The prediction has a mean pLDDT of 87. Small-subunit ribosomal RNA, central domain from an uncultured bacterium, 350 nucleotides, folded computationally.
[in-house]
Context: one part of a larger RNA
RNA sequence: CUGGGCGUAAAGGGCGUCUAGGCGGCUCCAAAAGUCGGAUGUGAAAGCCCUCGGCUCACCCGAGGAAGUGCAUUCGAAACUCUGGGGCUUGAGUAUGGCAGAGGAGAUCGGAAUUCUCGGUGUAGCGGUGGAAUGCGUAGAUAUCGAGAAGAACACCAGUGGCGAAGGCGGAUCUCUGGGCCUUUACUGACGCUGAAGCGCGAAAGCCAGGGUAGCGAACGGGAUUAGAUACCCCGGUAGUCCUGGCCCUAAACGAUGUGCACUUGGUUUGGGAGGUAUUGACCCCUUCUGUGCCGGAGCUAACGCGUUAAGUGCACCGCCUGGGGAGUACGGUCGCAAGGCUGAAACUC
Numbered sequence: 001c002u003g004g005g006c007g008u009a010a011a012g013g014g015c016g017u018c019u020a021g022g023c024g025g026c027u028c029c030a031a032a033a034g035u036c037g038g039a040u041g042u043g044a045a046a047g048c049c050c051u052c053g054g055c056u057c058a059c060c061c062g063a064g065g066a067a068g069u070g071c072a073u074u075c076g077a078a079a080c081u082c083u084g085g086g087g088c089u090u091g092a093g094u095a096u097g098g099c100a101g102a103g104g105a106g107a108u109c110g111g112a113a114u115u116c117u118c119g120g121u122g123u124a125g126c127g128g129u130g131g132a133a134u135g136c137g138u139a140g141a142u143a144u145c146g147a148g149a150a151g152a153a154c155a156c157c158a159g160u161g162g163c164g165a166a167g168g169c170g171g172a173u174c175u176c177u178g179g180g181c182c183u184u185u186a187c188u189g190a191c192g193c194u195g196a197a198g199c200g201c202g203a204a205a206g207c208c209a210g211g212g213u214a215g216c217g218a219a220c221g222g223g224a225u226u227a228g229a230u231a232c233c234c235c236g237g238u239a240g241u242c243c244u245g246g247c248c249c250u251a252a253a254c255g256a257u258g259u260g261c262a263c264u265u266g267g268u269u270u271g272g273g274a275g276g277u278a279u280u281g282a283c284c285c286c287u288u289c290u291g292u293g294c295c296g297g298a299g300c301u302a303a304c305g306c307g308u309u310a311a312g313u314g315c316a317c318c319g320c321c322u323g324g325g326g327a328g329u330a331c332g333g334u335c336g337c338a339a340g341g342c343u344g345a346a347a348c349u350c
Stems, first nucleotide, its partner, number of pairs: 003322004007304002012318001014201004021194003025088006033081002035077008049065006091191001092188004097182003103177007110154001114150008125136002162169002206247006215241002220236004258317006266295003270291007299306002323350003332343004
C1' cells in the first nucleotide's frame, strides 16, 4: 500500500456552516506536467533463467547469452487527466410575479380550568382507596353564587396534516426575520459537490446569579400494604418545572439508514402550486412540478424486509467497524464552576 463492510449481527459523526484537501458540465485553441511510443546511455560482479563446456554423473565450477519490469537524456503522439486562453447553457445562482406553513425572535392581548383571598347561601361532613387511614372541617369545610389575585398551559380546530438542518415548533394580534415550492421570461456564465480541522446550533436533566412559584412534583415526612416495603396506592411537600442572563453538550439526539448527483416497471392516499379540458361558476376528470404515507415489480438481502423518499444500479467526498469480557474503564491530554464531557488503552480472561 492492499480487503470486506456499517437498517436489525461490530460499525453513519446529534445537526448545520465553512477552510485545507479530494472530485468536477458542453465546446474550441494552445501547451505537453501526468499518459503512450521510438532511440541512446545506464541498470557492477556474483546469483536466478537459457545454451555450451570441465570434474566417470551430480553437487560444484568455467564461458557466452538473456533478463534486470527501473532511471536519465533525447525525438515524437495528443484521445483522456492537469495547466493557460476563448466561447456556451443544461449544473449552480440572481431577478420578476404568486402560494402554503405550530420555521425563528420580541412585544401586547384573550378565554376555560386550577389554587388562594374576601363576601353571600348553607350544615356536618369532605376527601381518598381494592378496602382504609394519615389529612381537611363547628375557629363553619365540602357543595354553590359573586368579587378579586396569581402562575402555568393553550380544549375544540387537529389530521395517518404542516414547518424546520437537527434538537424541535401548537390560543390570538402586531413588528422584525430565515428557509421552501410554483410560474413566466430575463440575467450571471461552472460561480459546483463533498468536507479533516475550525466555528455555530443542540431535548430533558443538571449548574451559577437574580426573579417567580398556581398546578405538578425527585428528595423528605406521614398513612396504608407487606414477612419486610428505603417501592407500587394515599395525604402532604423542598429543589425543579416558568422568566432573564451565563454555563453544561449528553440521548433509543432513531428512519437505529451520512451528504450530493444521475439512472431504473407500477397501483393507491394525502399537503402545496401550475396548466388543460369542461362548466354559468365551483367541483369531478386529465397532465405536470414539489413534499408526505401505504402496497407492491425487477433487483438487492443471512433472513426480516427495502423497493423512484432504495437497503436497486453507478459516481464523488466525509465519518465509522475489525471476536466477547475487562471498558467507554485506567493513564495522559483537553474542555467544564461542578456534575462530568471529548479523546481513549493494556495486563488478564473466555